[in-house]
RNA sequence: CUCAUCCAGAGGGACUGAGGGAACGGCCCGUCGACGUCCCGGCAACCGCCGCGCAUCUCCCGACCCCGCCGAAGGGGCCGGUGCGGAAACGGUGCCAAUUCCGCUCGGAGCGAGAGUCGCUGCCGGGGAAGAUGAG
Numbered sequence: 001c002u003c004a005u006c007c008a009g010a011g012g013g014a015c016u017g018a019g020g021g022a023a024c025g026g027c028c029c030g031u032c033g034a035c036g037u038c039c040c041g042g043c044a045a046c047c048g049c050c051g052c053g054c055a056u057c058u059c060c061c062g063a064c065c066c067c068g069c070c071g072a073a074g075g076g077g078c079c080g081g082u083g084c085g086g087a088a089a090c091g092g093u094g095c096c097a098a099u100u101c102c103g104c105u106c107g108g109a110g111c112g113a114g115a116g117u118c119g120c121u122g123c124c125g126g127g128g129a130a131g132a133u134g135a136g
Stems, first nucleotide, its partner, number of pairs: 001136006011040005019029003024103003041096003046092002049086006062079001064077004100130001104127005109121005
């Protein structure tokens, strides 16, 4: 930089001791010990893995697997893309207050003012900013 996802889910202990929730505002969490570190546990399923399908699959070579065989010859599959499903015992991450806690903009709904507009809503939908995580 690109792409995907972000309303689900999942906490105990030890240590520490004052701020923390990215930034600003709101609102919240926090000496009934938050945040953080470590240990254990858990959640999820992005990559990897397994199964099936689809598309592609020009030629040559090769690794690996299967059939065959005393050995071979020979034949088939597989490698990359994509969809669906699965496992989570094993690998690489991630995550375990609040929708990414909320905010901006457009449309709708409701409510309140009121004179033809404005405000409010942890109501619904579309879009956006910033960010997080993963893959490349």